[in-house]
RNA sequence: UAGAGUUUGAUCCUGGCUCAGGAUGAACGCUAGCGACAGGCUUAACACAUGCAAGUCGAGGGGCAGCGGGGGUGAUGGCUUGCCAUCACCUGCCGGCGACCGGCGCACGGGUGAGUAACACGUAUGCAACCUGCCCUCCACAGGGGGACAACCUUCCGAAAGGGAGGCUAAUCCCGCGUAAAUCUCGAUGGGGCAUCCCAUUGAGAGGAAAGCUUCGGCGGUGGAGGAUGGGCAUGCGGCGCAUUAGCUAGUCGGCGGGGUAACGGCCCACCGAGGCGACGAUGCGUAGGGGUUCUGAGAGGAAGGUCCCCCACACUGGUACUGAGACACGGACCAGACUCCUACGGGAGGCAGCAGUGAGGAAUAUUGGUCAAUGGGCGGGAGCCUGAACCAGCCAAGCCGCGUGAGGGAAUAAGGCCCUAUGGGUCGUAAACCUCUUUUGUCGGGGAACAAAAGCGGGGACGCGUCCCCGUCUGCGUGUACCCGAAGAAAAAGCAUCGGCUAACUCCGUGCCAGCAGCCGCGGUAAUACGGAGGAUGCGAGCGUUAUCCGGAUUUAUUGGGUUUAAAGGGUGCGUAGGCGGACUGUCAAGUCAGCGGUAAAAUACGGGGGCUCAACCUCCGCCCGCCGUUGAAACUGACGGUCUUGAGUGGGCGAGAAGUAUGCGGAAUGCGUGGUGUAGCGGUGAAAUGCAUAGAUAUCACGCAGAACUCCGAUUGCGAAGGCAGCAUACCGGCGCCCAACUGACGCUGAAGCACGAAAGCGUGGGUAUCGAACAGGAUUAGAUACCCUGGUAGUCCACGCAGUAAACGAUGAAUACUAGCUGUCCGGGGCGAAUGAGCCCUGGGUGGCACAGCGAAAGCGUUAAGUAUUCCACCUGGGGAGUACGCCGGCAACGGUGAAACUCAAAGGAAUUGACGGGGGCCCGCACAAGCGGAGGAACAUGUGGUUUAAUUCGAUGAUACGCGAGGAACCUUACCCGGGCUCAAACGCAGGAGGGAUGUUUUUGAAAGGAGGCAGCCAGCAAUGGUCUCCUGCGAGGUGCUGCAUGGUUGUCGUCAGCUCGUGCCGUGAGGUGUCGGCUUAAGUGCCAUAACGAGCGCAACCCCUACCUACAGUUGCCAUCGCGUGAUGGCGGGCACUCUGUGGGGACUGCCUGCGCAAGCAGUGAGGAAGGCGGGGAUGACGUCAAAUCAGCACGGCCCUUACGUCCGGGGCGACACACGUGUUACAAUGGCGUAAACAAAGGGAAGCAGGACGGCGACGUUGAGCAAAUCCCAGAAAUAACGUCCCAGUUCGGAUUGUAGUCUGCAACCCGACUACAUGAAGCUGGAAUCGCUAGUAAUCGCGAAUCAGAAUGUCGCGGUGAAUACGUUCCCGGGUCUUGUACACACCGCCCGUCACACCAUGGGAGUCGGAAAUGCCUGAAGUCAGUGACCCAACCGUAAGGAGGGAGCUGCCGAAGGUGGAGCCGGUAACUGGGGUGAAGUCGUAAUCAAGGUAACCGUAA
Repeated sequence: UAGAGUUUGAUCCUGGCUCAGGAUGAACGCUAGCGACAGGCUUAACACAUGCAAGUCGAGGGGCAGCGGGGGUGAUGGCUUGCCAUCACCUGCCGGCGACCGGCGCACGGGUGAGUAACACGUAUGCAACCUGCCCUCCACAGGGGGACAACCUUCCGAAAGGGAGGCUAAUCCCGCGUAAAUCUCGAUGGGGCAUCCCAUUGAGAGGAAAGCUUCGGCGGUGGAGGAUGGGCAUGCGGCGCAUUAGCUAGUCGGCGGGGUAACGGCCCACCGAGGCGACGAUGCGUAGGGGUUCUGAGAGGAAGGUCCCCCACACUGGUACUGAGACACGGACCAGACUCCUACGGGAGGCAGCAGUGAGGAAUAUUGGUCAAUGGGCGGGAGCCUGAACCAGCCAAGCCGCGUGAGGGAAUAAGGCCCUAUGGGUCGUAAACCUCUUUUGUCGGGGAACAAAAGCGGGGACGCGUCCCCGUCUGCGUGUACCCGAAGAAAAAGCAUCGGCUAACUCCGUGCCAGCAGCCGCGGUAAUACGGAGGAUGCGAGCGUUAUCCGGAUUUAUUGGGUUUAAAGGGUGCGUAGGCGGACUGUCAAGUCAGCGGUAAAAUACGGGGGCUCAACCUCCGCCCGCCGUUGAAACUGACGGUCUUGAGUGGGCGAGAAGUAUGCGGAAUGCGUGGUGUAGCGGUGAAAUGCAUAGAUAUCACGCAGAACUCCGAUUGCGAAGGCAGCAUACCGGCGCCCAACUGACGCUGAAGCACGAAAGCGUGGGUAUCGAACAGGAUUAGAUACCCUGGUAGUCCACGCAGUAAACGAUGAAUACUAGCUGUCCGGGGCGAAUGAGCCCUGGGUGGCACAGCGAAAGCGUUAAGUAUUCCACCUGGGGAGUACGCCGGCAACGGUGAAACUCAAAGGAAUUGACGGGGGCCCGCACAAGCGGAGGAACAUGUGGUUUAAUUCGAUGAUACGCGAGGAACCUUACCCGGGCUCAAACGCAGGAGGGAUGUUUUUGAAAGGAGGCAGCCAGCAAUGGUCUCCUGCGAGGUGCUGCAUGGUUGUCGUCAGCUCGUGCCGUGAGGUGUCGGCUUAAGUGCCAUAACGAGCGCAACCCCUACCUACAGUUGCCAUCGCGUGAUGGCGGGCACUCUGUGGGGACUGCCUGCGCAAGCAGUGAGGAAGGCGGGGAUGACGUCAAAUCAGCACGGCCCUUACGUCCGGGGCGACACACGUGUUACAAUGGCGUAAACAAAGGGAAGCAGGACGGCGACGUUGAGCAAAUCCCAGAAAUAACGUCCCAGUUCGGAUUGUAGUCUGCAACCCGACUACAUGAAGCUGGAAUCGCUAGUAAUCGCGAAUCAGAAUGUCGCGGUGAAUACGUUCCCGGGUCUUGUACACACCGCCCGUCACACCAUGGGAGUCGGAAAUGCCUGAAGUCAGUGACCCAACCGUAAGGAGGGAGCUGCCGAAGGUGGAGCCGGUAACUGGGGUGAAGUCGUAAUCAAGGUAACCGUAA
């Protein structure tokens, strides 16, 4: 020291991305009242108009252009006539002074950060190797001469800038002489130090200085010594990126001698030597001014270097020197270059990175302001002058701090906005209005500072006599500013961003994967708290947001403070160099270490304390500081040096095991081939085949021979080796290891970057060899294809020698070494003891190799004395995924290729372990008409019906694998009806309420029309005394209406998995957690049914049971049912009396529970020709459907949110359509016949229905049916004849006496109406069809099959549906396979869950990037040529004032010339970096493209993967 979001269905971990914080010389958007303080070109070190930024001294000088004064002369004017004024000229006489000579300054101050990776900077030292103007202190001195050049005058050249010649002249200008010191040389003496050396004293020699001015106060000058200040140089240490920069270096490194400098030094030169630097990173490239400090951070760190301070560097670019105390000089000089300007074209001028300002660049950065009043600087004795340093002001929310935009009261909680569950409530909101109060800031009026202290000047005083003190005086840009007083008046002053989570703040409307948002996750496809608007809310506030950048969070580079079995990460292995680390005892030293003291650590900043501006920011005073250096101590630890030791390590002696290695020799089996024999038709191969071999004799078999390779059994969690790896036997050579003994050495050790060596297989080179196997290749199969898997062949290779190569999933995915930390158990090799005595076993001990497990560790899986535990040492490696182990470069290689190894771009993840599911062409167990065993169908035909498709004005809509398709529909001619065409209505087809009008309602009728409807005619209200009410029609208004959309907004209901046996909970326990346990295991069951076991113990929803029907018995009841007994009666019948026994009906009970027996079993339970029983192990059937799944179905049954239509998407009516028809599918019916058809006549049901109904009977009709009608609201009457069956007859295997479609004719019935479009009847017609391909459905017993009967719907219209009974089988060995399900386990890259996931080519678009003939550019070297200015050197016939000399001349100096060096330029070759490029390579990203599923996840359908080759 704060965390959060984001990988998953969920979890833990790893790991990246993102956010919340702070900061800024900022910019942009919206907004803006005031003040104080600080700040303001980060870009083009780009170019600059204009003005200013460095002058000053007359107390150094000559002078006098200009100004003022004085004097003189002249003129004019006024006049008082000798004065005043004005003008002109003369005069340096005075004040002063442009230019000039001279002095000082101009090297400060101010700007900028280009260059610079360097002693540039910081820090600490050193200079015995140095300088220092002005300033301070001390000592000494200033004697005496000479010379010139400016200005000025004359003159010449030039457009100008400027220059030349001649002449005059002063000085604090210049030069000799005299004197002195420093200093140097030689010598002597003494002393010191740090190597060269240094100091003091002294002798001799050399050496060689000065300036005046003055107001008389003073200011200066020269030499020396010292100080102070400022600099110069040297050195240690410190602060940067790349090693894909590894070697660099010729003045290079050193020496000797010289030159040069203030001074050391290859700084420069000659000669000599061959060194110097570098993995502790030289050299190169890139980047960069450094520090104090600033930001951030808990700190350690990380990042930055704007303002302020210190240092450095630079001044258009490059070079050079001059002057000077100081410069190689921002506002100086010379040269070269580029650029700009002037020009008379001959030549010239310039340098804002000073302050303002302009253009340009840019997202972006201010006034061509005031003043020297203060502070500071230059000059001056001073006054003073100069000062864009500085101090102020102006502009800018660009930062920090402070203040304000009002305060108190005030509820009809107004209006209005917004929202809602909407007659009402909530919110804006005490907010406003209104009342009372205050007046900061602003406005107006009045007053009004500090900053000022001095110096100077005047006066006075003291003393050490040129200094100090006192008094007075002079001086304010900012500024009438700050501040103070007064006045009026709430008056003039609030916005910005956000509101899905992170993250404080929520609703409505609009939009509809659009428009848009977005920091991350992600929002938007019709109910968006995520877009846009509104209302409200939240945050901050004269600001608020956004963008950019830095630190933080990030322990995400980990020193503090990380890791490497599986997440990224241990080098393939060893030896070993440097380096790092290192056993026991002891002594010395004191480098590290620790402590005290001292120096330094500039100021500012930061921090602590105090003070001043009204507070604060701000300012100010005091204190504090890591570090570095020195010094004095300490001695435990590390280190250095010395001594000793034996336990680490090694040596020796004695034993031992072993597939360790190399070489040589030998062996048998197998394989192939050869020869010969026997032998005959196939062999071989596969899932099945074929290619292949074989009658020229194969395969098989026997004998003999040859060749090459590999070594069966033993053989093992065995052994050996550093790893790779090593296996027949023998011999030779050789390496390592273990044990025992304890003789020797005495820490000799561990690790190990570089380096060296070894290193499977494949591969490469040369030469051999080649039996087997066998990339490539060929053929045969498989397949949609099959460049594969399978088969037949077969080359390289596989083998040997020599040489390369140097990689592997080179793995224990686990580096090496040492020590420590419970154990148990196996095995291999030693030693000792006991025991035994052909050798069993036990105990102890050492080394290896396995298994299990405690503590501990770990994300978990797991590891666990062979650690992944606890520690130490050293090495190697990692830092999100992809791009990529790729590109480029370099190194190695014959090549293949290996080593090293990026970036752009892109993603919000990629991963590890474990969990729950789901899935598997994984496994185990179990179940189901799931298969099998059977029976019957469907698929072929015709028809019925539904669907698709097509058609149509419409063929309304929905249902679509299982789980749609005789489904919604249990019944479309109109209606239904929702569809189409046409005709109407718009309060509407219906209903309610309110208001108004009419008088009606109702009946009847005319006309028009297809009808609906329209237009009319006639008759015509009720109740009540009345008010009024009722009723009807019309009008108006409010509510309507919609089978329009959304089943993906919903309720309800339903299908399916599935009547499958499962699904969960509480508490406990286990696990960091998801989660597990329970619910697993064994046995059992139809069953999570039960029993046993058990960290679980219980419980719930399911199962079962309870309910209904049915099978048996029984009690009660007894009509409409029944009829045994009694009676009556009939042609006959329970027809009648009677009865309730039986059947039956209805209600209620009983009964079945593995209860009994036997066997098996712990039990649960199972089994039996068991007993008993009507029924036996759930007796049969039904109802009943757990948690959930399929966004399953339904908005058209109903309900309902939202959206949409309103003279229509509503509603009424007529007609049409839902019935179409080349086709395709589902479900059915009838058949194809003799187990049958037809005919005749004869039996036996159950369950239902019936009043707008069922209808007996009678009559008519061949018949459908008609007419009439008894009976019956039903155990009574009717529908109603059951049929299959049995009997008899006939048909005789045929498209038939099978089959009945289709069609014709004639009818019947229902209905307003049978044309589209009903059913039925009769007669006639007599189609397809002779048992149905692939494939497929149902059923396990009263079942299938078969036979008929009824009902609902319904006017009519079933082959459908729902029910009813009759007849009534076959088969099940069994669970290998198909399908579905349950459970346990296993794998998983799936979780939308295998209808999953996912890879690559190709095609298209875009993006960045590699190569690329070239081409363009940049920076830095280098060879050669040329060579400016300039220093130095040489020369100097030309020129020259000072000194010497009478002179000639000399000394000395200079111009000029030459040489070395030398910027720029030219030229050459080579290297490096970058831009661009036809074309080209791969990569990334994209919507629903193409090909495969050839790569992968399950045994992924050939296990996968690694290296290598083709």

Background:
Predicted 3D model of a 1510-nucleotide RNA (small-subunit ribosomal RNA) from an uncultured bacterium. The prediction has a mean pLDDT of 84.